[in-house]
A computed fold for a 76-nucleotide RNA from a Betaproteobacteria bacterium, annotated as SAH (S-adenosyl-L-homocysteine) riboswitch aptamer. It matches the Rfam family "SAH (S-adenosyl-L-homocysteine) riboswitch aptamer". On this family, see Wang et al., Mol Cell 2008: "Riboswitches that sense S-adenosylhomocysteine and activate genes involved in coenzyme recycling". Rfam links the family to the GO terms regulation of gene expression and S-adenosylhomocysteine metabolic process. The source organism's lineage runs through Bacteria, Pseudomonadati, Pseudomonadota and Betaproteobacteria. Model confidence (mean pLDDT): 79 of 100.

């Protein structure tokens, strides 16, 4: 630098569907195989932040619609 793996960003439901995955496959090639218009399934932690040891303090940004509960601060 890269890819993974873990934790944290409070939670559940319905819903829409981009990318990724998985299947089918027009066409097409160097054709027992590779590529791929498209079609169908799935699908809103795919995104940020931390991860070498001890002590205190304080402290993120964000994540389609709809609806519900938890937390926390003010006001009535």
């Nucleotide at each position: 630098c890269c890819u993974g793996c873990u934790g944290a960003g409070g939670a559940g439901c319905g819903u829409u569907g981009c990318g990724u995955c998985c299947c089918c496959g027009a066409c097409g090639g160097c054709c027992a195989c590779c590529g791929a218009g498209g079609g169908g399934g799935u699908c809103a932690g795919g995104c940020u932040c931390a991860g070498c040891u001890a002590a205190a303090u304080u402290c993120a940004a964000c994540g389609g619609c709809g609806c519900u509960c938890g937390c926390a601060c003010u006001g009535g």